[in-house]
RNA sequence: GGGCCCGUAGUUAAAUGGAUAUAACAGGAGCCUUCUAAGCUCUAGUUCGAGGUUCGAUUCCUCGCGGGCCCACUA
Numbered sequence: 001g002g003g004c005c006c007g008u009a010g011u012u013a014a015a016u017g018g019a020u021a022u023a024a025c026a027g028g029a030g031c032c033u034u035c036u037a038a039g040c041u042c043u044a045g046u047u048c049g050a051g052g053u054u055c056g057a058u059u060c061c062u063c064g065c066g067g068g069c070c071c072a073c074u075a
Base pairs, nucleotide, nucleotide: 001071002070003069004068005067006066007065010025011024012023013022018055027043028042029041030040031039048064049063050062051061052060
């Protein structure tokens, strides 16, 4: 330098054009318990950035940023 894949909540993932973006764990509050843990109920929090297409974008396109893998080049 070229190609491919990935980026969603604190973490791990789902959703792949359409409803209020979902779950588990972690966090907060409550119940229970002598206390803790476990269990139960409730709760806050999220689409890497900018632009484009579209009635509508997490999803499609472009550029950038970040991560991973492969190839090439140099010495």
Molecule: transfer RNA
Organism: candidate division WWE3 bacterium CG10_big_fil_rev_8_21_14_0_10_32_10